A computed fold for a 74-nucleotide RNA from Helicobacter sp. MIT 14-3879, annotated as transfer RNA.

[in-house]
RNA sequence: GUCCUCAUAGCUCAGCAGGAUAGAGCAUACGAUUCCUAAUCGUAAGGCCAUUGGUUCGAAUCCAAUUGGGGACA
Numbered sequence: 001g002u003c004c005u006c007a008u009a010g011c012u013c014a015g016c017a018g019g020a021u022a023g024a025g026c027a028u029a030c031g032a033u034u035c036c037u038a039a040u041c042g043u044a045a046g047g048c049c050a051u052u053g054g055u056u057c058g059a060a061u062c063c064a065a066u067u068g069g070g071g072a073c074a
Base pairs, nucleotide, nucleotide: 001073002072003071004070005069006068007067010026011025012024013023019057028044029043030042031041032040050066051065052064053063054062
């Protein structure tokens, strides 16, 4: 330098041949249970989906560029 791939909650991930309130587990907070703790159960909070632009009635999802991580070739 060229190409491929990944980026979604604090962490690990699902959702990705477009359909509209974006989910799960762990962690966190509160409550229940317990003499107390742990475990268990319930509830809640937490993400405008890396950034910008485009396509579309509609984009986490398609396209382009940029940024960052990983890889292949030279």
The sequence is in RNAcentral, with records from Rfam. NCBI's taxonomy places the organism under Bacteria, Pseudomonadati, Campylobacterota, Campylobacterales, Helicobacter. It matches the Rfam family "tRNA".